[in-house]
Context: one part of a larger RNA
RNA sequence: CUGGGCGUAAGGCGCGCGCAGGCAGCUCGUCAAGCCUGACGUGAAAGCCCCCGGCUCAACCGGGGAGGGUCGUCGGGGACUGGCGGGCUUGAGGUCGGCAGGGGUUGGUGGAAUUCCCGGUGUAGUGGUGAAAUGCGUAGAGAUCGGGAGGAACACCCGUGGCGAAGGCGGCCAACUGGGCCGGACCUGACGCUGAGGCGCGAAGGCGUGGGGAGCGAACGGGAUUAGAUACCCCGGUAGUCCACGCAGUAAACGAUGCAGACUAGGCGUGGGGGGACUUGACCCCCUCCGUGCCGAAGCCAACGCGUGAAGUCUGCCGCCUGGGGAGUACGGCCGCAAGGCUAAAACUC
Numbered sequence: 001c002u003g004g005g006c007g008u009a010a011g012g013c014g015c016g017c018g019c020a021g022g023c024a025g026c027u028c029g030u031c032a033a034g035c036c037u038g039a040c041g042u043g044a045a046a047g048c049c050c051c052c053g054g055c056u057c058a059a060c061c062g063g064g065g066a067g068g069g070u071c072g073u074c075g076g077g078g079a080c081u082g083g084c085g086g087g088c089u090u091g092a093g094g095u096c097g098g099c100a101g102g103g104g105u106u107g108g109u110g111g112a113a114u115u116c117c118c119g120g121u122g123u124a125g126u127g128g129u130g131a132a133a134u135g136c137g138u139a140g141a142g143a144u145c146g147g148g149a150g151g152a153a154c155a156c157c158c159g160u161g162g163c164g165a166a167g168g169c170g171g172c173c174a175a176c177u178g179g180g181c182c183g184g185a186c187c188u189g190a191c192g193c194u195g196a197g198g199c200g201c202g203a204a205g206g207c208g209u210g211g212g213g214a215g216c217g218a219a220c221g222g223g224a225u226u227a228g229a230u231a232c233c234c235c236g237g238u239a240g241u242c243c244a245c246g247c248a249g250u251a252a253a254c255g256a257u258g259c260a261g262a263c264u265a266g267g268c269g270u271g272g273g274g275g276g277a278c279u280u281g282a283c284c285c286c287c288u289c290c291g292u293g294c295c296g297a298a299g300c301c302a303a304c305g306c307g308u309g310a311a312g313u314c315u316g317c318c319g320c321c322u323g324g325g326g327a328g329u330a331c332g333g334c335c336g337c338a339a340g341g342c343u344a345a346a347a348c349u350c
Base pairs, nucleotide, nucleotide: 003322004321005320006319007304008303012318014201015200016199017198021194022193023192025088026087027086028085029084030083031082033081034080035077036076037075038074039073040072041071042069049065050064051063052062053061054060091191092188093187094186095184096183097182098181099180103177104176105175106174107173108172109171110154115149116148117147118146119145120144121143125136126135162169163168206247207246208245209244210243211242215241216240220236221235222234223233258317259316260315261314262313263312266295267294268293269292270291271290272289273288274287275286276285299306300305323350324349325348332343333342334341335340
């Protein structure tokens, strides 16, 4: 000496389940594989290092010593790792009693609004913009009243609030269904953590088949603007947006922060639960567990900032980075109906 890192400089897989593997609580006994120790054997000679000596010195040469190992055999040790056996309850799981919730799936249902259709009233405009025009309107529009059709989304409540692993989830009702939190400490007795491969889930957009189509609206047509205007603004408008089933598998899939566990000042809010105290009281106050925010001790950080929901101090396991461009590209392979996705270089150049 036996690498340093990953919030923003390159770097955490979009998220989960989980085979192998790695790692794994307290305690007793036992074995002795790892581990420690002793003896013996072996580790050829030469060489390297030290000492002495021979060529006039040195190179070179001779003699002696030291050293050299995932080594073998036998003996010993028993803390730690490991194997086996016994026990334990704090980890994990279960059970019982409560609680909150836009968690998921399916079916139903409600009102507002937009658009369209029918009818009434009514007449010359309306619409749109920075200003206009295209557009719509005397075949009666816009406005207004009544009726009807249809699709999509659910104002207020709404919150720095809730739920979910993530993507994500918001009118109301019902059915089916997943997870979580709190309280008791009744049961099991380490049953755990992580997780290469693998499998599943995965916004928007996209694709296939069939349906649906109100509003919005890539493409497209037109009107403006402009030097031009393949845009921004305006009038239209097809895919699409919606539903069912199948595919696709990406994202600034973000907290740009992997998961699990332990430990390390506090203060102020807020959501869910439990306890205490006091009561007219659901309040207020105190304690506590879980979640979600703000500010901050120590500490960390290049700084910004983070700070018990760490980016602090540690442990286990996985993923990833290694100068910029070329390039997340080519080639090959795998996947896909396609679009494309995943894996992933080099020449050359700075």
A computed fold for a 350-nucleotide part of an RNA from an uncultured bacterium, annotated as small-subunit ribosomal RNA, central domain. The coordinates come from a structure-prediction model, not an experiment, and the mean pLDDT is 89. Its Rfam family is "Bacterial small subunit ribosomal RNA".